The RNA shown here (c-di-GMP-I riboswitch aptamer) has 83 nucleotides and comes from Desulfonispora thiosulfatigenes DSM 11270. Its mean pLDDT, the model's own confidence on a scale to 100, is 90. The same sequence occurs in records of 2 taxa. Rfam family: c-di-GMP-I riboswitch aptamer. From the family's description: GEMM was predicted in a large-scale screen for bacterial structured RNA regulatory elements. The source organism's lineage runs through Bacteria, Bacillati, Bacillota, Peptococcaceae and Desulfonispora thiosulfatigenes. The RNAcentral record of the sequence draws on Rfam and Ribocentre.
Parts: sequence; structure tokens; C1' cells
RNA sequence: UAUUGAAAAAGGCAAACUAUUUGAAAAAGUAGGACGCAAAGCCAUGGAUCUAAGGCGCAAGCUAUGAUAGCCAGGUUACCGUU
Repeated sequence: UAUUGAAAAAGGCAAACUAUUUGAAAAAGUAGGACGCAAAGCCAUGGAUCUAAGGCGCAAGCUAUGAUAGCCAGGUUACCGUU
């Protein structure tokens, strides 16, 4: 440097749910809590999904400039071990 996650060690992250804060919402932050995770570290670039304040519309509704990296792909960095 490449490869790989069999068995280990050191550790790491933290779903649902609860409280609270932010937000129009989706959702996010913090604390508790562990369903799981070898990138469940980071990045919304492509797809997908969620929301629809504002905008458009008589209305039904449509729409991301808002989200999801723990939906998939892609990019990028990395611990321990295998080869």
C1' cells in the first nucleotide's frame, strides 16, 4: 500500500421509547436508554423516502430552498486483526 472481517483484545457508536429544547412540519440537539452496527465516522453528489412553512392554485392538490448518511449507490478518512 492492497485485501479481508474467521476467532480475539482495546475501545467506539446508539434504534425504539421517555424527558426537555429548537422547528410550520419532517426532523434535529441534550440527558436517560440499548435494537442493532466493522465505518451506525464525515459529505445531500445521484437515486429513494419523509415533510410542505413559503410559493402556485377557487379547491383538491402540486412544489424543497427543509430533512433522512441507521434506505441504496458514490466520495473521503480511520482502530484492531487476517492474507